This is a predicted structure of a 149-nucleotide RNA (c-di-AMP riboswitch aptamer (ydaO/yuaA leader)) from Alicyclobacillus kakegawensis NBRC 103104. Its mean pLDDT, the model's own confidence on a scale to 100, is 76.
[in-house]
This record gives sequence, C1' cells and structure tokens, in this order.
RNA sequence: CGGACGGAAGGGCCGAAUCCCGCAGUAUGCGGGAGCGGGGGACCCAGAUUUUUUGGGGUGAAUUGGCUUUGGGCGCGCCCGCGUCCGGCCAUAGGCGGCAUCGCCGCCGAACCCGUCAGCUAACCUCGCAGGCGACUACGACGGAUUGC
Repeated sequence: CGGACGGAAGGGCCGAAUCCCGCAGUAUGCGGGAGCGGGGGACCCAGAUUUUUUGGGGUGAAUUGGCUUUGGGCGCGCCCGCGUCCGGCCAUAGGCGGCAUCGCCGCCGAACCCGUCAGCUAACCUCGCAGGCGACUACGACGGAUUGC
C1' cells in the first nucleotide's frame, strides 16, 4: 500500500409493526390510549342458470413460464422413451434502494396461515404492531434540502 474476515457504533434500509400512560419489577411481563396495518361482515351491485377435491381462501412485491434425466428420486411402457417431484440455470407480472424526478445502475421476485369456509360491503365485530439488515455510502441531467463563510 492492497485484499479478505470479524466486531462496535452509526447516518440510515425493508416492513403496518411507532409513540404515550398505568401496574408490576429487570426489561422478550400485564392492562389501556393514540396512530398505522389486516381480516370478517347488509341493502344495492356483482355472480349464477350450476359455480362447490380439479377444493376454496388470506397476509405479502413475491406471479407466470422456459431449459435441464449430460444432477437426483419415483411410476409406467420396455432399452430407450414418457409422466411427475426435488434441485440447478434463465426469464417474467410485480416490488425495493441509490436525497425527489428522468436516465442509469444494483437488488428481490420468498415464506407462512385458515381448515371445507368467507365476492363487494355501511353499522358492527375482530386481529397485529414482529422480524431482519446496515461503513458501503456509483454516476449524469435538472431541481430541492441542510450546513458554513
């Protein structure tokens, strides 16, 4: 000097998941309020002339496809092929970040729940307020904010 790994703090990031009060008392408890978010739930409307195991539905951006047996498992036909599941790769509806917008760049495109049941939906009823990241913070145009002189 350069690179890699780890830790701390932190401007901040995804998300509805924040703030306040009281009682306890050792912080991940209990109760309440505000705020934010979700679900159920009439008329009307939608839907239906049969939708309902080919189940259906909800939270969420997380849907929809293609290739791969020259990755693996299973089944069937019979030596090679078909089907299906998992895994891998690519793309995609959609979503996030880079101060806003445009360009451009980078990233995600999961997981879980209800339990045969729910269209919309005023009143009303009800539930949640978690979890996970973060020393790298790209750039151009145009605009804005903050700070200093």

Annotation
It matches the Rfam family "c-di-AMP riboswitch aptamer (ydaO/yuaA leader)". About the family: This family represents a conserved RNA structure found upstream of the ydaO and yuaA genes in Bacillus subtilis and related genes in other bacteria. The organism belongs to Paenalicyclobacillus kakegawensis, within Bacteria.